[in-house]
A computed fold for a 1521-nucleotide RNA from an uncultured bacterium, annotated as small-subunit ribosomal RNA. Its mean pLDDT, the model's own confidence on a scale to 100, is 85.

RNA sequence: AGAGUUUGAUCCUGGCGCAGAACGAACGCUGGCGGCGUGCCUAACACAUGCAAGUCGCGCGAGAAAGCGGGGGCAACUCCGUGAGUAAAGCGGCGCACGGGUGAGUAAUACGUAGGUAACCUGCCUUCGAGAUCGGGAUAACCUUCCGAAAGGAGGGCUAAUACCGGGUAAGACCACGGGGCUUUGGCUCUGCGGUCAAAGGUGGCCUCUGCUUGCAAGCUACCGCUCGAAGAUGGGCCUGCGCACCAUUAGCUAGUUGGUGAGGUAACGGCUCACCAAGGCGAAGAUGGUUAGCUGGUCUGAGAGGAUGAUCAGCCACACUGGGACUGAGACACGGCCCAGACUCCUACGGGAGGCAGCAGUGGGGAAUCUUGGACAAUAGGGGAAACCCUGAUCCAGCGACGCCGCGUGGGUGAUGAAGGCCUUCGGGUCGUAAAGCCCUGUCGGGGGGGAAGAACCUCCUGCCGGUAAACAAUCGGCGGGACUGACGGUACCCCCUAAGGAAGCACCGGCUAACUCCGUGCCAGCAGCCGCGGUAAGACGGAGGGUGCAAGCGUUGUUCGGAAUUACUGGGCGUAAAGGGCGCGUAGGCGGCCCGCUAAGUUCGAUGAGAAAUCCCUCGGCUCACCCGAGGAACUUCAUCGGAAACUGGCGGGCUAGAGUACCGGAGAGGAGGGUGGAAUUCCUGGUGUAGCGGUGAAAUGCGUAGAUAUCAGGAGGAACACCGGUGGCGAAGGCGGCCCUCUGGACGAGUACUGACGCUGAGGCGCGAAAGCGUGGGGAUCAAACAGGAUUAGAUACCCUGGUAGUCCACGCUGUAAACGAUGGGAACUAGGUGUGGGAGGUAUUGACCCUCCCGUGCCGCAGCUAACGCAUUAAGUUCCCCGCCUGGGGAUUACGGCCGCAAGGUUAAAACUCAAAGGAAUUGACGGGGGCCCGCACAAGCGGUGGAGCAUGUGGUUCAAUUCGACGCAACGCGAAGAACCUUACCUGGGCUAGACAACAUCGGACCGCCCCAGAGAUGGGGCUUUCCCGCAAGGGACUGGUGGUUCAGGUGCUGCAUGGCUGUCGUCAGCUCGUGUCGUGAGAUGUUGGGUUAAGUCCCGCAACGAGCGCAACCCCUGUCCUUAGUUGCCCCCGGGUCAUGCCGUGGCACUCUAAGGAGACUGCCGGCGUUAAGCCGGAGGAAGGUGGGGAUGACGUCAAGUCCUCAUGGCCCUUAUGUCCAGGGCUACACACGUGCUACAAUGGGCGGUACAAAGGGAUGCGAGCUCGCGAGAGUAAGCCAAUCCCAAAAAGCCGCUCUCAGUUCGGAUUGCAGUCUGCAACUCGACUGCAUGAAGCUGGAAUCGCUAGUAAUCGCGGAUCAGCACGCCGCGGUGAAUACGUUCCCGGGCCUUGUACACACCGCCCGUCACACCAUGGAAGCUAGUUGUACCGGAAGCCGGUGCGCCAACCCGCAAGGGAGGUAGCCGUUCAUGGUAUGACUGGUGACUGGGGUGAAGUCGUAACAAGGUAACC
Repeated sequence: AGAGUUUGAUCCUGGCGCAGAACGAACGCUGGCGGCGUGCCUAACACAUGCAAGUCGCGCGAGAAAGCGGGGGCAACUCCGUGAGUAAAGCGGCGCACGGGUGAGUAAUACGUAGGUAACCUGCCUUCGAGAUCGGGAUAACCUUCCGAAAGGAGGGCUAAUACCGGGUAAGACCACGGGGCUUUGGCUCUGCGGUCAAAGGUGGCCUCUGCUUGCAAGCUACCGCUCGAAGAUGGGCCUGCGCACCAUUAGCUAGUUGGUGAGGUAACGGCUCACCAAGGCGAAGAUGGUUAGCUGGUCUGAGAGGAUGAUCAGCCACACUGGGACUGAGACACGGCCCAGACUCCUACGGGAGGCAGCAGUGGGGAAUCUUGGACAAUAGGGGAAACCCUGAUCCAGCGACGCCGCGUGGGUGAUGAAGGCCUUCGGGUCGUAAAGCCCUGUCGGGGGGGAAGAACCUCCUGCCGGUAAACAAUCGGCGGGACUGACGGUACCCCCUAAGGAAGCACCGGCUAACUCCGUGCCAGCAGCCGCGGUAAGACGGAGGGUGCAAGCGUUGUUCGGAAUUACUGGGCGUAAAGGGCGCGUAGGCGGCCCGCUAAGUUCGAUGAGAAAUCCCUCGGCUCACCCGAGGAACUUCAUCGGAAACUGGCGGGCUAGAGUACCGGAGAGGAGGGUGGAAUUCCUGGUGUAGCGGUGAAAUGCGUAGAUAUCAGGAGGAACACCGGUGGCGAAGGCGGCCCUCUGGACGAGUACUGACGCUGAGGCGCGAAAGCGUGGGGAUCAAACAGGAUUAGAUACCCUGGUAGUCCACGCUGUAAACGAUGGGAACUAGGUGUGGGAGGUAUUGACCCUCCCGUGCCGCAGCUAACGCAUUAAGUUCCCCGCCUGGGGAUUACGGCCGCAAGGUUAAAACUCAAAGGAAUUGACGGGGGCCCGCACAAGCGGUGGAGCAUGUGGUUCAAUUCGACGCAACGCGAAGAACCUUACCUGGGCUAGACAACAUCGGACCGCCCCAGAGAUGGGGCUUUCCCGCAAGGGACUGGUGGUUCAGGUGCUGCAUGGCUGUCGUCAGCUCGUGUCGUGAGAUGUUGGGUUAAGUCCCGCAACGAGCGCAACCCCUGUCCUUAGUUGCCCCCGGGUCAUGCCGUGGCACUCUAAGGAGACUGCCGGCGUUAAGCCGGAGGAAGGUGGGGAUGACGUCAAGUCCUCAUGGCCCUUAUGUCCAGGGCUACACACGUGCUACAAUGGGCGGUACAAAGGGAUGCGAGCUCGCGAGAGUAAGCCAAUCCCAAAAAGCCGCUCUCAGUUCGGAUUGCAGUCUGCAACUCGACUGCAUGAAGCUGGAAUCGCUAGUAAUCGCGGAUCAGCACGCCGCGGUGAAUACGUUCCCGGGCCUUGUACACACCGCCCGUCACACCAUGGAAGCUAGUUGUACCGGAAGCCGGUGCGCCAACCCGCAAGGGAGGUAGCCGUUCAUGGUAUGACUGGUGACUGGGGUGAAGUCGUAACAAGGUAACC
């Protein structure tokens, strides 16, 4: 620091997911040691048991027992002493308000920070001043009586105090009144007068003074206490500024409410409370309401700014079963106190009682999940005490848990036969791997043994010295020195010795992101997955293994937070088309605001001071062996407050200016607005005339209108609506919008100058107004057009498109609605930043006055630079560069939705979510492909022709069906007379049956033998048995080799078994179409473009010209072959110009020859070369000449980059998988030849351009030795017999046929046609039954030219005719070749099909056989509505009202004070009662939130469901709002 994922690819936008760090964690696997930390995040759920707050005898009274010792007594027992002034209890004091826990509540009575308190309190502590006098009456404990199950209580009788009460004194304090000074509300201070308010003693010591006189008391003294007052310190109360969550789908809230006066209350201000008065107070800078939440220092993350968080530690707050209340006290409304109410639990004798772990442990429960019912007060700290000391689950320690962080170890060195073994393998090897073993060492941790701390210094005691106090050497206090005492942890840390490599490594991952690869298994299964995505037989992605990578006593997973995310953008984003500019204006608050001067100092800035707790973070140093951890010092704490300084800028105040803004005057332009009037054309209707059969409408029709007279035409009339031409990217308006002409009223802009005002400005949340069309209400109007509707068509359907009609509506008035793709998809204002060229309005300049030119201002367009932009594009009318203000956006769907609010008569509008779901959705541009888009151009593509197919019969292939099997493959073109150039056996792969198992075939070992051949038996044969015959080659030998038979075992053979979607090779196809690319350069962010496009031209990306391209490659063409002309060479088997011979005849023969034909080798020839025209002077085209041939002469071979996962594992080769007495192999028989049917390809026909018969002519190219076979004989024939010739330019196949010349048939199912069937044969072959071909005779079917549709062919072609060959024993209508005869037509490119180039649109890219929408049906999911049902929260009204405080009363009750001798009375108090207030509660009625709900609404998702075809191309009716 980035990287993955939208696409065929690209750039951008944008979401999703990843790598990092962290955690009070949990879960899975694993686990050696230690240190330091840390541990109920859930049920503020309920709690058994123990402990967590006591202490003081130096405040007070009282005061045991057991035990022990002694005495008495026979014993039971009793007495005394001791235990002991002890335990326990009580009165009293202090503490219990600290410490410890928890986070329920609380959005402000909290917290943080800075202040205020002149509005306050403060026990214990410290300092200072003053004091402490004289009295009194009670009451616990105790004793006794009684009630109660208990808890507990009642009555009577004693007693003490530092308990309680009264009097006195009053420096001082307080209260009331009066005065003075300072001052900031009740502050400080001086003063006058009146009033009010105190106290307690205890312990030790002493005898100077007094009294009794060892000594004690009064007294003195010291210490600890007590009282009043002042001050400090500490801790708190209250108040204020600022800061601190979300929701506006919470917008209004408020009656003690806001303020005042007075009173009460409090420590204290205050509506805190009350009475009266006034009507205020809060709120868009968010009141009120709702939801959530303890706050902070800090913690985590981050570069920072921020974001998230608030465990442990620290500060504050709140709470203590739930709710309410007060008491005591310095302090509480009190966790381990009280009272009441409620819920719950427990005890009970049923009457009544007891309790509160959110203290430490612990239990149950909840939960994914969180510890011991431990030790000690040794340290620190707290309470009490004079102190010793006691108490302390605070605390310090220990225990449990890898929960976290830190540290250590599991060994080190050497060691290559690279051991064994595992895994992989191309079988060679590679790897685990110096790893192991072996050898040499070390000793951390663990284990055993021994030693053994620091933490401890206080306090106290003993002792010595000094000092204070004191009369003092008592006592007491303080200081210094010495000694003694005290450790839970713990025999722990640490040290030493011994031991022995001995006891100590796992986890995750290995497709990309992301470091790490192979084998096996599995076969869209099982599974994985953070995202993209893997898995359908070769999975680096699943599972295992080997290996590797990363971490390591841990490793992974899950969850959460921040980061990455500039993805809420302050730092640091956007809004033309990606999400996003409000439909438009006016304007309130607010925000922002021109030039100059002065003052001010709020903002701003500088300095100082105070605060910003400690801890944490950071730096330095130090202590534990290091580190974590801890200590010390520093820095920092980005902030707040106070004081002082500055005055540029912003603000404020004052003064001035005119450049912004505005006003007046003059002028012209304009569909600007409102109202009134008026005009002509046209449509329709009505009346009348003329006139007759149609009109109308469409792709074509029909519905419709018309003989009752339409349409057409003429005249007249009615009525409504809209205003042709002008008319224009012309004008006006803020937008919506505005169009005949005239009049009235009226808004705005513009130009030119002069005068005036003097910042009056810009924007604008809310608000107010305007706002197309449709729609709504009321009343008019109604010609046209026209939703709905009706009919006619179209169609598979047609609730549409088309047609004929037609109502709302369209028009007017008034009122509503308030939305549009209300668009420039571009908010408003201001300034600045090249130009060019149109156009509208106005003005100016000029001796030429003009339909000229130049200049300026305001509009409105186009082009274009810089710049901007993802690109497209924008570009002085900005989307450029800046400023100000407003609105809006934050992935797609759900959702222009639901609920709620507001508005509306309604329709509906506006505001506006969530659950759930997806990994995308999108923008621009690129390359293709496609279009019922366009342009140009090709092709037997159409057209023009000729002949076919589709109908018949047959052949053949295929599908289907059948079958034991009908082997397999090929499936649009490009499968189907295809593999197969030839299935009776064989072939053969299939089926049935019979056999073999190292095998039919290969290699090895071993034994034997030549092999071969022939015969016999069984058998269907394979096979088995037997017999005959035979004795290979090389070598001197040993032995070797080929062939052959048997045996053997394991490495093996074998497989037409599977996968053509694992492959090679070969092939088809687009297509012999003209294309496909590259290098360099250039352009573009990039995909990519350019080149290759354009203008011509060509069969051609063929060539020329032009051009940011210049070149090149594969294709095209040419080079090759055949053919067409000529030449040369050569001349047998070919040929015959010459000569001779011969025959019926023939190069038949001879001689001769190679001239010709021919053969087969080499050349020539054709190149737009020449001429004319056209063309750009080019390429080239047209015409012509010459020529056998002319513009590629004809034909062939030749097939670019690629496409179709095209075809082939059954030609061959080959990876993998599978079979191995069988999926191999041998044999016999069967099948591949089946047959209701369907299709393809053919043959033969349907006849007279023909059939039959007879005669007769002319080829080419081939083949031939288990072969072609002449001739002759036989047979009607197929053929047979015999046999010449030929290894072929020699002989044979071999007859060419159509044709030509005759004869016949005469239009018919025929003298056409030949299927089918019968009989008889021939040939091949081991064998023609299933299942061959052919022959003869007989039979003589369908068929009379073929529906829709469809195929071939452009010249030696189609058509037609025969010939040959491969395969092959035989079998050809197929295939491959050959020649003979030999046409027609092409205007042309509109249309069909295919193709090429350019361009355009695209939502396609598996590429239109694409994509994709909605209903319906089914399943699942979340959600809205809903009669209701239900739960919670809360408002209002009323009822009722515990405890308690307060007030009143108080005839009952009462010691202290007063009067009184007393009785008694008074003062004062109190039980009780009454009242105010008030918790829980009740009734009624609202509100809000949640759950549930028959039924219902839409939504989402889901595999191949149904119906259609809406959208994307002109998507077939342009689409959309």